A computed fold for an 88-nucleotide RNA from an uncultured Anaerolineales bacterium, annotated as c-di-GMP-I riboswitch aptamer. It matches the Rfam family "c-di-GMP-I riboswitch aptamer". Its family is annotated with cyclic-di-GMP binding in the Gene Ontology. About the family: GEMM was predicted in a large-scale screen for bacterial structured RNA regulatory elements. It was read from a public genome assembly, where an Rfam model found it.
RNA sequence: GCAAAGAAAAGGUAUACCUGUCGAAAGGCAGGGACACAAAGUUACGGUCUAACCGGUCAUUUGACCGCAAGAUGGACGGGCUGCCUAG
Repeated sequence: GCAAAGAAAAGGUAUACCUGUCGAAAGGCAGGGACACAAAGUUACGGUCUAACCGGUCAUUUGACCGCAAGAUGGACGGGCUGCCUAG
C1' cells in the first nucleotide's frame, strides 16, 4: 500500500416482546431486552406503509367509501455516497 475474504481481538448497533411518551395512522423517541448485523453507517432515487388535512361520491348531522404525502420507513429489498479491524 491492497481487500474479491471474514479466522482473531478491540470497539459498535440492537429484533421480537414489555413499560412510558408523542402521533389521526403508519411510525418515532426514552428505558428494559438480544434475534441478529462487516456497513444493522448514511441517503427517501426506486419500492413499501399510512391517509389526518383536502377533494370527490353516497348518506343527511357529522357517518361510510374512494383518491391524494405535504406524513413515515435505511433492520424486507434494489440503487447512490462514505467507512473500522485483520489472519493474509